The part of an RNA shown here (large-subunit ribosomal RNA, domain V) has 550 nucleotides and comes from Ethelia umbricola. A source record names the gene rnl. The full RNA is in RNAcentral, with records from ENA. Model confidence (mean pLDDT): 80 of 100. It matches the Rfam family "Bacterial large subunit ribosomal RNA". Its family is annotated with ribosome and structural constituent of ribosome in the Gene Ontology.

Context: one part of a larger RNA
C1' cells in the first nucleotide's frame, strides 16, 4: 500500500417528520360593555272573546257654592255696560279715598267643589257558562265522541309595537416597520439633506397648519421709524441734538424667498372679498391644482393717467354617493295640475388611516390547525469591530533630584476576533438549545517548572521585560447554573479557540408544549426574561475517518 474481519462514533451541515419557535397569508375554537342579527323571555294593544250586576271615572246640562299678597271699611277671580238700585225709614253705590285694577244693579266668562239628570267609553270588583283548558269514567290501541268534576272568558295561540338578551349566528378587528410586539407615523406648508435648472429616498435633521381679518380688503395722498457707529452738550455708560447708515426694523401667523418705486406706517373715501365669458401657459400618470391677457355688464378710489375679480408669496383642507335649503321652471306616465326628477347657488364628513372599502365592527389562543418563508426573528456560522481585549507611540505629572527602575493624564496608530451589539448573507421539505459527565485536541497574549535582561537589584524576597507551549495546572459547601462567594490545600490552582469542542457518546437539573396553583395585569377569553409542583431524549453504521487484528 491492497484486501478481509472485529470495533469506535468525529464528519458525510447523517436518517426520520414539506419546523411545533418566529413572521406572512388563510382557517378554526374561545371571549366580551366590538358591529349586526336571531332564538328565548317580559310588558302593552288587538283578535280568538260571550252573559249579568255593582262601584268608580269622564263629558255635557241644571242648580248651589267657591276665589284672602300690600294699601284700601274689606276675602277685589275677571270682562263689558252702568248713575242709580229698592215699596221704603234705612241700606248699597256714585262723588271722595286706597290701589296695578273699584265695588250698587244687569249680562257674560274663568278657577275650584258639590247636588241632580243624561250619555259614553274606560277602569276595577263580583257572579254566570256556552267558547276555551284540564282530570276521571265508558267502549276501543289511539284520536274523536258521550257522561261527570274542576277551572273559565283567565290561560293558551296569532299579529303588532317596545324592553332585556354572547344562549346562538355571521363578520370585522388597517398599513408602514432594518423580524414582529410596544412606541411612533399616515393629509398639507417652509428650510436643509439635494450633488449651482427641475426633480430626488430613509422610523434622516429642524419647525409649522386644520386659521385670522369688513379691515389686517380696494383706492388716493402723505411718512421712513429701530439697531449700530461717530461728533457735540452733559457729573454721567442716562438723555437730547446732528451726521453716517440697502434695511440689522416692520410684514396677522412657521420657515424660506421678497420688500424703500416700498409689499412697512398714517389718514380720507369706500366694498372689485363684483356678475357673465375666457385666449394662452405652468405642475401633474390621472383626478386635480396654479397663473392669466382680453371682451361685456354695472361699480369704488383718483384732477388725471390709472388701479381694483381679497390679503407680500408659498399652509388653513376632502372625490363620489346620500340628504337639507334657496332659486330656476327644463321633464311631468290619457289631458290639466301635483308628487317626483333635472339645472344653478349654498350647507351637512378630525370620511385626520386625510385618492375617502360599510349607514354600522373589538380582543384571546401554551388546546391549537393549514399554506408558505431562510423574501423575516431566536442558536450557531459569516461580515463588521462601535463596545471589549492586547500592544505600540506621545510624555503633562508622580517617583527627594531625574519622563521612560516603576508609574502615567491627554492625543494618535495598530492588532485580536473570547464580550455586548450591528447586519440579515447560508440553513425554517429541521444546522437539537444552557450546564454537568466522558474523551480530548490546538493557540500563547506563560499561572507553575526552565533560560535571560533591566532594576529606585547588598542578601533573602520581589518588580518590569525578553525567550520558552516539554510537562503540569486541586478538593469540598451552596446554587440547574457557567460565573461568583465561602472553607482547606498546592510549585501553580493561566487565559482562550475548537458549531459559546463533544446528546447517530451519556445525562436532562434549567430553559421552552399539553395539567395545576400563587402574585400581578385584564370586564373576559387569557397573559407575565415573575414564582411554584409535574412532565416519553429514537436510529441494527452504507461511505470517509480512526483503533485492533489477519
Nucleotide at each position: 500500500c491492497u484486501u478481509g474481519c472485529a470495533g469506535u462514533a468525529a464528519g458525510a451541515c447523517g436518517g426520520a417528520a414539506a419546523g411545533a419557535c418566529c413572521c406572512u397569508a388563510a382557517a378554526u375554537c374561545c371571549u366580551u360593555u366590538a358591529c349586526u342579527u336571531u332564538a328565548u323571555u317580559u310588558u302593552u294593544a288587538u283578535a280568538u272573546u260571550g252573559u249579568a250586576a255593582a262601584a268608580u271615572u269622564u263629558a255635557u246640562a241644571u242648580c248651589a257654592u267657591u276665589g284672602u299678597g300690600u294699601a284700601g271699611a274689606a276675602u277685589a277671580a275677571g270682562u263689558g255696560g252702568a248713575a242709580g238700585u229698592g215699596a221704603a225709614u234705612u241700606a248699597c253705590a256714585a262723588u271722595u279715598g286706597u290701589g296695578a285694577a273699584a265695588u250698587a244693579c244687569c249680562a257674560c266668562u274663568c278657577u275650584a267643589u258639590g247636588u241632580u239628570a243624561u250619555a259614553a267609553u274606560a277602569u276595577u270588583u263580583u257572579a254566570c257558562u256556552u267558547a276555551u283548558u284540564u282530570g276521571u269514567u265508558a267502549a276501543u290501541a289511539a284520536a274523536a265522541u258521550a257522561a261527570u268534576a274542576a277551572a273559565g272568558a283567565c290561560c293558551g295561540u296569532a299579529u303588532a309595537a317596545a324592553g332585556a338578551a354572547g344562549a346562538a349566528a355571521g363578520u370585522u378587528u388597517a398599513c408602514u416597520u432594518g423580524g414582529g410586539a410596544u412606541g411612533a407615523g399616515u393629509a398639507u406648508c417652509u428650510c436643509c439633506u439635494a450633488a449651482a435648472a427641475u426633480g430626488u429616498a430613509a422610523c434622516g435633521g429642524a419647525g409649522a397648519u386644520g386659521u385670522g381679518c369688513g379691515a389686517a380688503g380696494g383706492u388716493a395722498a402723505c411718512u421712513u421709524a429701530u439697531a449700530a457707529u461717530u461728533a457735540u452738550u452733559u457729573u454721567a455708560u442716562a438723555a437730547a441734538u446732528a451726521a453716517u447708515g440697502a434695511a440689522g426694523u416692520g410684514u396677522a401667523u412657521a420657515a424660506u424667498g421678497g420688500u424703500a418705486u416700498a409689499a412697512a406706517g398714517u389718514u380720507g373715501c369706500u366694498u372689485g372679498a363684483c356678475a357673465a365669458u375666457a385666449a394662452g401657459a405652468u405642475u401633474g400618470a390621472u383626478a386635480a391644482a396654479u397663473c392669466a391677457a382680453a371682451u361685456u355688464g354695472g361699480g369704488a378710489c383718483u384732477u388725471a393717467a390709472g388701479u381694483c375679480g381679497g390679503c407680500c408669496a408659498u399652509a388653513g383642507u376632502g372625490a363620489c354617493c346620500c340628504g337639507a335649503u334657496a332659486u330656476u321652471c327644463a321633464a311631468g306616465u290619457g289631458u290639466g295640475g301635483a308628487a317626483u326628477u333635472g339645472g344653478u347657488g349654498u350647507c351637512g364628513u378630525u370620511c385626520a388611516a386625510c385618492a375617502g372599502a360599510u349607514a354600522a365592527a373589538a380582543g384571546g389562543a401554551a388546546c391549537u390547525u393549514u399554506a408558505g418563508g431562510g423574501a423575516u426573528a431566536a442558536c450557531a456560522g459569516a461580515u463588521u469591530u462601535a463596545u471589549c481585549g492586547u500592544g505600540a507611540u506621545u510624555g503633562a505629572g508622580a517617583g527627594u533630584u531625574c519622563u521612560u527602575a516603576u508609574u502615567g493624564a491627554u492625543g494618535u496608530c495598530a492588532c485580536g476576533g473570547u464580550u455586548u451589539g450591528a447586519u440579515a448573507c447560508c440553513u425554517c421539505g429541521a444546522u437539537g438549545u444552557c450546564g454537568a459527565c466522558u474523551c480530548a485536541u490546538c493557540u500563547u497574549a506563560u499561572c507553575c517548572u526552565g533560560a535571560a535582561a533591566u532594576u529606585g537589584a547588598a542578601g533573602c524576597a520581589g518588580a518590569u521585560u525578553u525567550c520558552a507551549a516539554g510537562g503540569g495546572u486541586c478538593u469540598a459547601g451552596u446554587u440547574g447554573u457557567u460565573c461568583g462567594c465561602u472553607a482547606g490545600u498546592u510549585a501553580a490552582a493561566a487565559a482562550g479557540g475548537u458549531a459559546c469542542g463533544u446528546g447517530a457518546g451519556u445525562u436532562g437539573g434549567g430553559u421552552u408544549c399539553a395539567g395545576a396553583a400563587c402574585g400581578u395585569c385584564g370586564u373576559g377569553a387569557g397573559a407575565c426574561a415573575g414564582u411554584u409542583c409535574g412532565g416519553u431524549c429514537c436510529c441494527u453504521a452504507u461511505c470517509u475517518a480512526c483503533u485492533g487484528u489477519a